Transfer RNA from a Candidatus Aerophobota bacterium, 72 nucleotides, folded computationally.
The organism belongs to Candidatus Aerophobota, within Bacteria.
RNAcentral holds the sequence, with entries from ENA.
RNAcentral records the identical sequence in 3 taxa.
It matches the Rfam family "tRNA".
[in-house]
RNA sequence: GUCCCCAUAGUCUAACGGAAAGGACACUGGGUUUUCAUCCCAGCGAUGGGGGUUCGACUCCCCCUGGGGGCA
Numbered sequence: 001g002u003c004c005c006c007a008u009a010g011u012c013u014a015a016c017g018g019a020a021a022g023g024a025c026a027c028u029g030g031g032u033u034u035u036c037a038u039c040c041c042a043g044c045g046a047u048g049g050g051g052g053u054u055c056g057a058c059u060c061c062c063c064c065u066g067g068g069g070g071c072a
Base pairs, nucleotide, nucleotide: 001071002070003069004068005067006066007065010025011024012023013022018055027043028042029041030040031039048064049063050062051061052060
């Protein structure tokens, strides 16, 4: 230089172009317990950035950023 893949919450992981973007762990509050742990209930929080297509985009297209890989 060129080609391919990936990017969703503190971490991990879902989501035929159409439901208030779901779940687990973590965290916060409460319950249970003599206390802690376990267990139960509730809560919190996310689509890397910018454009485009579309009635409608996490999803499709382009560019950028970051990460990984192949060739040179």